RNA sequence: UAGCGACAAGGGCAAAGCCAUCGAAAGGUGGCGACGCAAAGUCUCCGGUCUAACGAGCUGCUCGACUCGGGCACUCCACGAUAGCGGGACCGCCGGA
Repeated sequence: UAGCGACAAGGGCAAAGCCAUCGAAAGGUGGCGACGCAAAGUCUCCGGUCUAACGAGCUGCUCGACUCGGGCACUCCACGAUAGCGGGACCGCCGGA
C1' cells in the first nucleotide's frame, strides 16, 4: 500500500414516528428521535423502484357559445425522486487474525 473487517479504540451517520417547512406528488430540508449502517461519506454513469405536474390519448363521463373548447376520471410518459435498492466511480478513520 492492497486485501480483509475484530465482543479492539476513538468516534461518525441516523430508519420509523412526531413538529415545522418546500413540493402537484414521490420526496427534500430543519429540530426531536434511533431501526439499523464498516462507507448508511460524495456523485444519477447503468439498471431497478416511486411519483405524474407538464405533455399525449383514435378512451369514458359531463358542461357549453357544440366538426370545437372547458372540467372530471382513466391510460401512457421524467425533464422529478430514491445514494438507507443494487452495480459503478471518487475520497476516507482504525489495524488484531
This is a predicted structure of a 97-nucleotide RNA (c-di-GMP-I riboswitch aptamer) from Povalibacter uvarum. The coordinates come from a structure-prediction model, not an experiment, and the mean pLDDT is 88.